[in-house]
RNA sequence: AUCUGAAAAAGGCAAACCACGCGAAAGCGUGGGACGCAAAGCCUCAGACCCUCGCAGGAAAAAGGGUGGCUGGGCUGCCAGA
Numbered sequence: 001a002u003c004u005g006a007a008a009a010a011g012g013c014a015a016a017c018c019a020c021g022c023g024a025a026a027g028c029g030u031g032g033g034a035c036g037c038a039a040a041g042c043c044u045c046a047g048a049c050c051c052u053c054g055c056a057g058g059a060a061a062a063a064g065g066g067u068g069g070c071u072g073g074g075c076u077g078c079c080a081g082a
Base pairs, nucleotide, nucleotide: 002082003081004080005079012037013036017032018031019030020029021028022027035069041075042074043073045072046071047070048067049066050065051064052063
């Protein structure tokens, strides 16, 4: 440096749900909690999915917002083995 994650160690993250707060909504933050995770670290680039008060109403497109624990991509990284 590359590949791999069977076993082990050190540690890490934290789904559902609950409480409080924020938002029109999707959803988010903090605390509790642990289903899982070897990048479940960061980005949000492509695809995917979800939402959109108001504009008389609806649909599509566009636009805006969101997820990132859906897939791919970029950057970085612990331990062990080869």

A computed fold for an 82-nucleotide RNA, annotated as c-di-GMP-I riboswitch aptamer. The prediction has a mean pLDDT of 80.